[in-house]
Context: one part of a larger RNA
RNA sequence: UGACGGGGGCCCGCACAAGCGGUGGAGCAUGUGGUUUAAUUCGAAGCGACGCGAAGAACCUUACCAGCUCUUGACAUCGUGGUCGCGGAUCGCAGAGAUGCUUUCCUUCAGUUCGGCUGGACCAAUGACAGAUGCUGCAUGGCUGUCGUCAGCUCGUGUCGUGAGAUUUGGGUUAAGUCCCGCAACGAGCGCAACCCUCAUCUUCAGUUGCCAUCAGGUUAUGCUGGGCACUCUGGAGAAACUGCCGGUGACAAGCCGGAGGAAGGUGGGGACGACGUCAAGUCAUCAUGGCUCUUACGAGCUGGGCUACACACGUGCUACAAUGGCAGUGACAGAGGGCUGCGAACCCGCGAGGGUGAGCUAAUCUCUAAAAGCUGUCUCAGUUCGGAUUGUACUCUGCAACUCGAGUGCAUGAAGUUGGAAUCGCUAGUAAUCGCGGAUCAGCAUGCCGCGGUGAAUACGUUCCCGGGCCUUGUACA
Repeated sequence: UGACGGGGGCCCGCACAAGCGGUGGAGCAUGUGGUUUAAUUCGAAGCGACGCGAAGAACCUUACCAGCUCUUGACAUCGUGGUCGCGGAUCGCAGAGAUGCUUUCCUUCAGUUCGGCUGGACCAAUGACAGAUGCUGCAUGGCUGUCGUCAGCUCGUGUCGUGAGAUUUGGGUUAAGUCCCGCAACGAGCGCAACCCUCAUCUUCAGUUGCCAUCAGGUUAUGCUGGGCACUCUGGAGAAACUGCCGGUGACAAGCCGGAGGAAGGUGGGGACGACGUCAAGUCAUCAUGGCUCUUACGAGCUGGGCUACACACGUGCUACAAUGGCAGUGACAGAGGGCUGCGAACCCGCGAGGGUGAGCUAAUCUCUAAAAGCUGUCUCAGUUCGGAUUGUACUCUGCAACUCGAGUGCAUGAAGUUGGAAUCGCUAGUAAUCGCGGAUCAGCAUGCCGCGGUGAAUACGUUCCCGGGCCUUGUACA
């Protein structure tokens, strides 16, 4: 100087407390361990691995296994020789296919000094070489997690100290090493804050695809038409918030408390943004890369299988156990996104998944497109009109192909489950809880992920205690 203490002081955080809802019990989904297996590819491992890499394993993906094949190779560059096209469609045979052999047709490369001369393509042999998701994240770059959006981490000159080092401490204050005051210090940098995006108010400009107050026309009805840009909205430019004003308090400070005005008040809400460093943290399987290793195989192609196994254990979720509910009928109101071999209206067919036909739309124009809520009726506390697992059967869709192993629909079946032990998680406001909608991936497949809006709470006395962190101080046989 640090680190540590079941030492002390001060302070903070959904850390506790106060509340609301969960997890832990059930069924299922998903990840992991274990076991099994020819293979169940690999990685991730307390917090900070486990709905994680994977924004989507039927084939492909795919790295794993079995079998069948290839060896200058599936891919790149160069040298030698040969051919002139390459390419596309097609017949047949063998085969699981890769592949091997074969028939017919279309096309007949560009430049040219007409020399295979140049470019380009293909074939053969051969050599340099290719190739490796093989090993090492403890050889690395890059990227990332974490402490932590915590308020810290340093530098220059000066001063103090033999030195390591200190000066960043103190009194207040703040979300903050934020600011004020003091002071042998005076300044500066990386962080904090602000500058950026978005939401909330107003003004102005613009007015179609959006809107419809006024005027006119038309309709069973509808901005439907003329017309208009007032309003809503869209999207460019501005204004607005600064403790600016008033009162109190404080040290005449920084600030704090209350008030006015205001759409908004003391960082207005949210986001992006992550200091010096820590964990030899994670990743050689995104990529790049040193070294090592394989080279008729640890490389490459194909078919089939596996990653989907199942006595069990754990994590994360979904659905429930019901009456604040289930069912039937009726019935409004979004936002943000997507759409060309795409979104698909309306109509018709089907109980339905869906099918047929197909208007419109390269989209503020067309389309995907709400549910809970509300109203009416019924059920009356039961393993039920709760709950939907499981199984049977008949279908639908995607796709060469749903057996292993997809999703959905109808009918039938109707399991566990009556609120969950010890323990444990999230959340402080448009939040929790609850309701649906969209998107990426994607042929198909979502209870996951990333977003969007609808409805919309309770509680916080307080900081003794648990956890994590910051500053000062003290002890130490630790570094």